[in-house]
RNA sequence: AAAAAUGUUUUCUAGGGUUCCGCAGCUUUUUACUGGACUGGUCCGAGAGAAAACUCACAGUAUUGACUGUGUCACGGAAGGAUAAAAGCCUGGGAGAU
Numbered sequence: 001a002a003a004a005a006u007g008u009u010u011u012c013u014a015g016g017g018u019u020c021c022g023c024a025g026c027u028u029u030u031u032a033c034u035g036g037a038c039u040g041g042u043c044c045g046a047g048a049g050a051a052a053a054c055u056c057a058c059a060g061u062a063u064u065g066a067c068u069g070u071g072u073c074a075c076g077g078a079a080g081g082a083u084a085a086a087a088g089c090c091u092g093g094g095a096g097a098u
Base pairs, nucleotide, nucleotide: 007054008053009052010051011050012049015044016043020041021040022038023035024034025033056071057070058069059068060067061066073093075096079091080090081089
């Protein structure tokens, strides 16, 4: 310096906040208001977390319809952005480090 499946989707989890619901406070009650230094449901959610399906590469079987097997690495800010808001979300397998 270059290349590479370091592939795509879905469902979840760690995690995250506060639009909605619930909860708590206030209030005679409801509405309204306040609270995420409120357990939670909805919600957001991982490149470096999990599972599944598909796809791709290689090998084998088979012979055109396909089937089986294998597919290993990954330390990481600050800052900015979206949404109601925040985040292991996005910028980003980035800058940087080894």
The RNA shown here (Guanidine-I riboswitch aptamer) has 98 nucleotides and comes from Cytobacillus citreus. It was read from a public genome assembly, where an Rfam model found it. Its mean pLDDT, the model's own confidence on a scale to 100, is 80. The model forms 100% of the base pairs in the Rfam consensus.